[in-house]
Molecule: Lysine riboswitch aptamer
RNA sequence: AAAAUUGGUAGAGGCGCGGUUAUUAUCAGUACCUUUUACAUCAGGCAAUCGGUAAAAGCGAAAGGAAUCACCGCCGAAGCAAUGUGUAUGCCAGUGCAUAUCUGCUGGGCCGUCAGAGAAUAUCUGCCGGACUGUCACAAGGGGGAAACCCUCGUGGAGCGCUAUCGUGAUU
Numbered sequence: 001a002a003a004a005u006u007g008g009u010a011g012a013g014g015c016g017c018g019g020u021u022a023u024u025a026u027c028a029g030u031a032c033c034u035u036u037u038a039c040a041u042c043a044g045g046c047a048a049u050c051g052g053u054a055a056a057a058g059c060g061a062a063a064g065g066a067a068u069c070a071c072c073g074c075c076g077a078a079g080c081a082a083u084g085u086g087u088a089u090g091c092c093a094g095u096g097c098a099u100a101u102c103u104g105c106u107g108g109g110c111c112g113u114c115a116g117a118g119a120a121u122a123u124c125u126g127c128c129g130g131a132c133u134g135u136c137a138c139a140a141g142g143g144g145g146a147a148a149c150c151c152u153c154g155u156g157g158a159g160c161g162c163u164a165u166c167g168u169g170a171u172u
């Protein structure tokens, strides 16, 4: 001096990610509740019978999901799955919600098929396909004094990535 490796800090991608408030439509003239009438022991199983189911009249929501605006936090942002825990639903099962992880998958958004979630033709999630995009590696062509760097094009990889910077320093 170079340098495998490894640690810290900062940063980029763009219809980028998440959260919160407000507003709006939907949910829905649904559920609950009240009155009347009918059924007559009825739910996956159990319990309950002051229960349950159905119809009519009256009254009449909310949550979840979504869109838009604003703000906040961010760039494994985050999402999904698996497993565990808590909680709600009378109990079991099931399901919903919250939460945890030395776990697994996904670079990112967009469009489409299919499947699932959903009240839904909204929207979301997943597989697959498509083009696009950032990034790196490799190959080709062009520019260039140049193996630096820039442009074009192709193939491939994955965020455990990439860029910058400060260290570490096997080894030579």
Base pairs, nucleotide, nucleotide: 001172002171006167007166008165009164010163011162014075016074017073018072019071020070022068023067024066033058034057035056036055037054038053039052042051044092045091046090078106079105080104081103082101083100084099085098086097087096088095089094107133108132110130111129112128114126115125116124117123135157136156137155138154140152141151142150143149